A computed fold for a 1507-nucleotide RNA from an uncultured prokaryote, annotated as small-subunit ribosomal RNA. The prediction has a mean pLDDT of 84.

[in-house]
């Protein structure tokens, strides 16, 4: 520091995830030690027990014990009693309990932090300084005795003591008050004079009696601690916008330590708020802790600072101090005890307990240390503190050994079967001793206090932790490693099982049978006594942005204006100093963070000192620049004078075309309308046509990316009234500006209210149509509304999807209004300024575009976003008659929604172009009957594949057994067939019988006694058989979606592509596009391209002409023989053939066109002319196309079977559908009868000739032929001649007889033939649909493969031999440009909404519970303060009556829980409901993406299953 994840792919925008640090955690596995630290985040719930506050006898009386003197009695060891020392426990006094501890409930607040201020305050203990400490007096608790009560405690009487308590005395620089002066930050302040008043006290130990120490009383001063004000800082929420009555202020009074409405009477009517008052949530705060580069975010446990609280709630007493955690009083809840009358109690102290929770310790030890409270001390108290203990809860630290040790053992995994791996790892050798263990020494933490003292000093005493840490010695590798991950981010791979199952997952995503992602091995990487989950905080995320983003299309400019508060703001001069810099001062607590240095073996921790706290405050200075104040000035703004432009606003007239009614006239049978049609109008006279009239709305042409306007929007023409902008002009004010939260207007269209008007149009309706359906689209009709006045609404995809203002940045070219300049008699032309309005463009930005009219560069202000969906919805608030608008959320859900451009594809988008693609022909399929394929059905089996073209006379070039792979039934099990090794035997092999469908079983016999071959050391060895064991064979089983191969089809279509170079952020793009041409990406020209491959062509078979060479089997012109008669002989080598090799054709030649190209069009010449004619040859891919049953393989499954063997059956079945054939329906034909002419092939297990026989297939029969020789072989359409006229002499299905052939068999199953017989349907085939452009269709035969036998199929060939193409609008394929696209599994695409069903959160709701809260009343404890106080009352005072002071009672105001009514928020739950989310294969339909098939889409209104 990034990464993953939107797509085919990219570029951006954007949210999600994740790597990283932390943690008071908490779960899962797993755990040697040891130091440091932390441990109820939940129920501020509840508390059993025990222990956290006491202490002082040196402040006091009075009891008790011990001791020890003593005195008295007198029982001689016991009573009273004094005195001294010690002790104990209660009680008067003091101090102390307000500290220390402990929570965070409450609190948005001067609570807190930070700075001030107090001239508005107090401060016990404590310092230091001053003065003083006289002298009386009345009680009362303990105790005693008496009652009451279970207790708890109480109440009467009586005795006493003090540092208790109460007057006198003395007394100030203390207080009060008067008066004066001085001072001063506004109150006021002074130890600056003067006078007057007023207020103290205690004592107690020691003594050498001189004293001392300790206290007390008073006043200064000080520290320290608190009270109290005050500027700044200080969370959400505007779906909380107004609060306020003691509220603001004043004046008198009261109250406080003190100011103060803090209380109270009067007066006045303030006060506060958009700079967020108020009300709601929510929260102790802060130093810091955690994160981050930082600025921020985030937290506030331990540690320290403040606050608040102490069972809920109210109150005061006491005191320096408290409204008090272990004090007191009343309420109230709850728990306990009760003799039921009544008490009693507060763990949010230390432990502990039980709840609650995913969670969180011991009812330990000591006060030895430090602090702390009391005492003169000694010392007592101290769950504060020291310590232990329990938890891997963090942090740090050490160890689980070290070295050496390859035949790289054994095992384990893997494995291509060699091997590789675990792995120097072990084993073994030699070593070392950390921790734990086991003896054995053993601490620092401890100097204060105290005593003594000659004042130098010396002595005494104290350690919970702990027999702890440390140190010594022993022994022995011995006691001690696990946990997560291994698809990619992210290091780190293999097998096995599993098979969309069981799981995994943080995101993206594995798993449907080869899973590197599940789960287990084995291996391997991380990190380690820990490791992973899982929670939360920051990072990362620049994903709230101050640093640091944005807003034409991604979310996101307000419809627009006007202007208020705000915020900004021109030149110049001076002052001033808020802001701003700069120096200095005081804060900024320590602890933490940083640096240094030092203590614990080291670290952690600790400790010193240094920086640091980025803040505030306050002083001294600068004065640029912002602010303020004066002056001042003209460019910004305005403003006056002159001019021209305009659909800019209102108002009121006015004009003509058209539409459509009315009348009348002509005229007559249709008219309208549509893709077609109806519905509708018309013989009662329409439409068309004239002429008149009436009435409403809108203004053709001109009209222009002209023009006005702020936007919305304006459009005949005339007047009236008005607004605005522009140009010109050195006239004039003198910053008057510029935005603009709130606010106030303005606002298309629909709609609303009243009240008019309505000519055409026309939601809703209605009808006809279209259609599966059509609640649409079309068509006829049609009413609201559309139009005017007045009010309402206030919204639009109100848009340039671009806020408004100002300034600046290359050019180049239109239009629109106003101007200048030359020049002219003037217009045009030319240069040229302002303003508006357009296009092209430079630089800059995701691109796309934008570009002085900015989306570039900057400043100013104002509105907006912050991931899709929920949802512009709900709730709540306002505004509206109402429709609605405005503000506007959240649970739940996805991982992505999205822009913009890029390659495809693909359109019921263009645009070129081409193919028997259409058209124009011929001939067919489709009706029939048979043939054969396929579905389907049937069956034991009706083996299996192939399925839209591109399956279906296909695999199959041929099923009667066999094939054969299915089906019955019968047998085998190392097997039919095939290698290896071990054992042990034996020639092999042929024949012959029995049973038996056969396979297969059984017996027999013939050959030789080791034979049959090879080697030989004669022992064997190798080979062949078969018989036993093992390893292995075997499978037409499965998976063509694991594959090779091979093969189909776009398609013999003309494309596919790559180097370099350029372009572009990228993806890609050019090249390959363009202009022409061409069958062709074929050639030419152009062009950021240049060149290159695969593929078009050409090179390769054949045919068509020529030569040439050869010349038997083929050939015969010419020569000669022969014969009925033939190349039959001799002979020939010309000719056709044959088969080898040449040539031949190339747009080469001529004329046009073209663009001087390509290249086309015509022509000569030529057998053939523009690829001559046919074939082979299929580019880069699509189709997971086919094929595991051609072969060939991973992998699975089997293994007395899913193998093999055998016999029989079946593959051939038959209500039916479909392909592909064959035959025919006939006369251009049948049928007879005669007669001519081929090509390419086969053939020895074979074609077979002659001749004989048979109607006849065929028999017989065998020459000849391993073929240019024999043979198959007959060529058939033809031609000639004849008969034949309709279900026929057309057609042959069916069907019977009878035969021959093949074959072990011809029943299943007709294998073809052949003869005689039968004589079926069929008279040119519906809706579709197929082949063919020339030697073709078309008709005619011949041949081969396969094959014992079987062809209407397939494969070749050859005879006769056409018709027609104007042409590309249409249907199908296709190819290049281009354009949209939400598609990319790519239109067989995506994709909406209703309804059904599941779920799941939400909202409304008659209601009901609850919570909090305001208001008004009622009631009113305790309590302080007021009043009273006739009851009562020791201290002073008295004239002794009494008074003063006070207490009990009573009473008043205030008051808490509580109460009754009504209110607001808030929250549960609720029968129904209402949409909304999500969910492989529901049901309607088809809305949208392409012109989506009616262009979408927004705003309104009305209707409708939905869309």
């Nucleotide at each position: 520091a990034g990464a993953g994840u939107u797509u085919g792919a990219u570029c951006c925008u954007g949210g999600c995830u994740c790597a990283g640090a932390g943690u008071c955690a908490a779960c899962g596995u797993u755990g040697g030690c040891g130091g440091c630290g932390u441990g109820c985040g939940u129920a501020a719930c509840a508390c059993a027990u025990g222990c956290a506050a006491g202490u002082c006898g040196a402040a006091c009386g009075a009891u008790c014990c011990u001791u020890a003197a003593g005195u008295g009695g007198c029982u001689u060891g016991c009573c009273a009693u004094u005195u001294a020392a010690g002790g104990a426990g209660a009680g008067u006094g003091g101090c102390g309990a307000a500290c220390g501890g402990g929570u965070g409930a409450g609190u948005a607040a001067c609570a807190c932090g930070u700075g001030a201020g107090u001239a508005a305050u107090c401060u016990g203990c404590c310092c230091u300084c001053g003065a003083g400490c006289g002298g009386g007096g009345a009680a009362u608790a303990a105790c005693u005795c008496c009652g009451c009560g279970a207790a708890a405690g109480c109440g009467g009487a009586g005795c006493u003591a003090a540092u208790a308590c109460c007057g006198c005395a003395u007394a100030a620089u203390a207080c009060u008050c008067u008066a004066a002066a001085g001072c001063a930050c506004a109150u006021g302040c002074u130890u600056u004079u003067a006078g007057a008043g007023u207020c103290a006290a205690a004592g107690c130990c020691u003594u050498u009696c001189g004293g001392g120490g300790c206290g007390c009383u008073u006043g200064a001063g000080g520290a320290u601690g608190a009270g109290c004000u005050u500027g700044c800082g200080c969370c959400a929420u505007a779906u909380u916008a107004g609060c306020u009555a003691g509220u603001u202020g004043g004046u008198g009074g009261g109250g406080u330590a003190a100011u103060g409405g803090c209380c109270u009477a009067c007066c006045a009517a303030g006060g506060u708020u958009a700079u967020g008052a108020u009300g709601u949530g929510u929260a102790g705060c802060c130093g810091g802790c955690c994160u981050g580069a930082g600025a921020g975010g985030g937290u506030g446990u331990a540690c320290g600072g403040c606050c608040a609280c102490a069972c809920u709630g109210g109150a005061a007493c006491u005191g320096c101090g408290a409204c008090a955690c272990g004090g007191u009083c009343c309420a109230g809840a709850c728990u306990c005890c009760u003799a039921c009358g009544g008490g009693a109690g507060g763990c949010a102290g230390c432990a502990g307990u039980g709840g609650g929770g995913a969670a969180u310790u011991u009812u330990g030890c000591g006060c030895a240390a430090u602090g702390g409270g009391c005492g003169a001390a000694a010392g007592c108290c101290u769950g504060a503190c020291g310590c232990a203990g329990c938890g891997a809860c963090g942090c740090c630290g050490c160890g689980u050994g070290g070295a050496g040790g390859a035949u790289g053992a054994c095992g384990g995994c893997c494995u291509u079967c060699g091997g590789g791996u675990u792995g120097u790892a072990a084993a073994c050798u030699c070593c070392u001793g950390u921790c734990a263990g086991a003896g054995g020494u053993g601490a620092a933490g401890a100097a204060a206090g105290c005593c003594c003292u000659u004042c130098g000093g010396g002595g005494c005493c104290u350690g919970a932790c702990g027999g702890u840490a440390a140190c010594c010695u022993c022994a022995g590798a011995g006691g001690a490693a696990g946990c997560c991950c291994c698809g990619g981010c992210u290091a780190a791979c293999u097998a096995c099982g599993u098979g969309c199952c069981a799981g995994c997952a943080g995101c993206c995503g594995c798993g449907g049978u080869a899973a590197u992602a599940c789960g287990u091995a084995g291996g391997g990487g991380g990190c380690a006594a820990a490791c992973g989950u899982u929670g939360c905080u920051c990072g990362g995320a620049a994903u709230u942005a101050c640093u640091g983003g944005g807003c034409g299309u991604a979310a996101a400019g307000g419809g627009c204006g006007c202007g208020u508060a705000g915020g900004c703001g021109g030149u110049c001069u001076g002052a001033u100093a808020a802001g701003u810099c700069a120096g200095g001062g005081g804060u900024g607590a320590a602890a933490u963070c940083c640096c240094u240095c030092g203590g614990c073996c080291u670290a952690a921790c600790c400790g010193a000192g240094g920086a640091a706290c980025u803040g505030c405050c306050u002083u001294u200075g600068a004065a640029a620049c912002u602010g303020u104040c004066a002056g001042a000035c003209u460019u910004g703004a305005g403003g006056c004078c002159g001019g021209g432009a305009g659909a800019g606003g209102g108002u009121g007239g006015u004009g003509g075309a058209a539409u459509u009614c009315c009348c009348a006239g002509u005229g007559u049978a249709g008219c309208g309308g549509u893709g077609a049609a109806a519905u509708g109008c018309g013989u009662a006279g329409a439409u068309a046509u004239u002429g008149g009239g009436g009435g409403g709305a809108a203004c053709a042409c001109c009209a222009g990316u002209g023009g006005c306007g702020a936007a919305g929007g304006c459009g005949g023409c005339c007047a009236c009234c008005u607004g605005g902008a522009c140009c010109g002009g050195u006239u004039c004010u003198g910053a008057c500006g510029c935005u603009g939260a709130g606010g106030c207007g303005c606002g298309a269209a629909a709609g609303c209210g009243u009240g008019g008007g309505u000519a055409g149009c026309a939601a809703a309706c209605a009808g006809g149509a279209u259609u599966a359906g059509a609640u649409a689209c079309c068509c006829u009709g049609g009413u609201a509304g559309u139009c005017c006045a007045c009010g309402c609404u206030g919204u639009a995809a109100a848009c340039g999807a671009u806020g408004a203002g100002c300034a600046c940045u290359c050019g180049g070219u239109g239009c629109u209004g106003c101007g200048g300049g030359u020049g002219u008699c003037g217009a045009c032309c030319c240069c040229u300024g302002c303003a508006g309005u357009g296009c092209c463009u430079u630089a800059g930005g995701a691109a796309c575009c934008c570009g002085u009219u900015a989306a570039g560069u900057g400043c100013u202000c104002c509105g907006c976003c912050u991931g899709g969906g929920g949802a512009g919805u709900a709730c709540g608030g306002u505004c509206g008659c109402a429709a609605g608008g405005c503000u506007g959320a959240a649970a739940c859900u996805c991982a992505a929604a999205g822009g913009a451009a890029u390659u495809g594809a693909c359109g019921g988008g263009g645009g070129c172009c081409c193919g028997c693609a259409c058209a124009a022909g011929c001939g067919g399929u489709g009706g029939a009957g048979c043939a054969u394929g396929u579905g389907g059905u049937u069956u034991a089996a009706u083996u299996c594949g192939a399925u839209g073209c591109a399956a279906c006379g296909c695999g199959c070039a041929g099923a009667a057994c066999c094939u054969u792979a299915c089906c019955u039934a019968g047998g085998c099990u190392u097997g039919a067939a095939c290698u290896g090794u071990g054992g042990g035997g034996g020639a092999c092999a042929g024949c012959u019988c029995u049973a038996g469908a056969a396979a297969c079983a059984g017996a027999g016999u013939u050959u030789u006694u080791u034979u049959c071959c090879c080697c030989u050391u004669g022992g064997g060895g190798g080979a062949c058989c078969g018989c036993c064991a093992u390893a292995g064979a075997g499978g037409u089983g499965c998976u063509g979606c694991a594959u090779g191969g091979c093969u189909g089809u776009c398609g013999u279509c003309a494309g596919c592509u790559c180097g370099u170079g350029u372009c572009g952020u990228g993806a890609g793009a050019u090249g390959u596009u363009g202009g022409g041409u061409u069958a062709a990406g074929u050639c030419c020209c152009g062009c950021a391209a240049c060149g290159a491959g695969c593929g078009c062509a050409a090179c390769c078979c054949u045919c068509g002409c020529c030569c040439u060479u050869a010349g038997u089997u083929g050939c015969c012109a010419g020569c000669g023989g022969a014969u009925a008669a033939u190349g039959c002989c001799g002979g020939g080598a010309a000719c056709u053939c044959u088969a080898a090799g040449g040539g031949g054709a190339c747009u080469g030649c001529c004329c046009g066109g073209g663009a001087c190209a390509a290249c086309c069009g015509g022509g000569a010449g030529g057998a053939a002319g523009g690829u001559g004619g046919g074939g082979a040859u299929g580019a880069c891919g699509u189709c997971a196309a086919g094929u595991c049953c051609g072969c060939a393989u991973g992998g699975c499954c089997u293994u007395u079977a899913u193998g093999u063997c055998c016999a029989g059956g079946g593959c051939u079945a038959c209500a039916c559908a479909c392909g592909u054939g064959c035959u025919a329906c006939a006369a251009u034909g049948g049928c007879a009868g005669g007669u001519a002419c081929a090509a390419a092939g086969g053939g020895u297990u074979g074609c077979a000739a002659a001749g004989c026989u048979g109607c006849g297939a065929g028999g017989u029969g065998g020459a000849g032929c391993u073929a240019a020789u024999c043979u198959c072989a007959a060529a058939a359409a033809g031609c000639c001649u004849g008969c034949c006229u309709c279900g026929u002499u057309c057609g042959g299905a069916u069907c019977g007889c009878a035969g021959g052939c093949u074959g072990c068999a011809a029943u299943u199953c007709g294998g073809a033939c052949u003869c005689c017989a039968u004589g079926a349907a069929g008279u040119u085939g519906g809706a579709a649909u197929c082949g063919c452009u020339a030697g073709u269709a078309a008709u005619c035969g011949c041949g081969g493969a396969u094959c014992a036998g079987c062809a209407u199929g397939c494969c070749g060939c050859g005879g006769u031999g056409a018709a027609u193409a104007c042409g590309u609008u249409c249907c199908c394929g296709g190819g290049c440009c281009u354009u949209g696209u939400a598609c990319a599994c790519a239109c067989c695409g995506c994709c909406c909404g209703u309804c059904a069903c599941a779920u799941c959160a939400c909202g409304a709701a008659a209601g009901u519970c609850g919570a909090u809260u305001g208001u008004a009343c009622u009631a009113g404890a305790a309590g302080u303060c007021g009043c009273u106080g006739a009851g009562c009352u020791a201290a002073c005072c008295u004239u002794c009556g009494g008074g003063a002071a006070g207490c009990a009672g009573g009473u008043g105001c205030c008051g808490a829980a509580a109460g009754u009514a009504u209110g607001g928020u808030c929250g549960g739950u609720g029968a129904u409901u209402g949409g909304g989310g999500u969910g492989a294969a529901g049901u309607c339909g088809u809305a949208a993406c392409a012109a989506g098939g009616u262009a979408a889409c927004c705003a309104a209104g009305g209707g409708c299953g939905a869309a």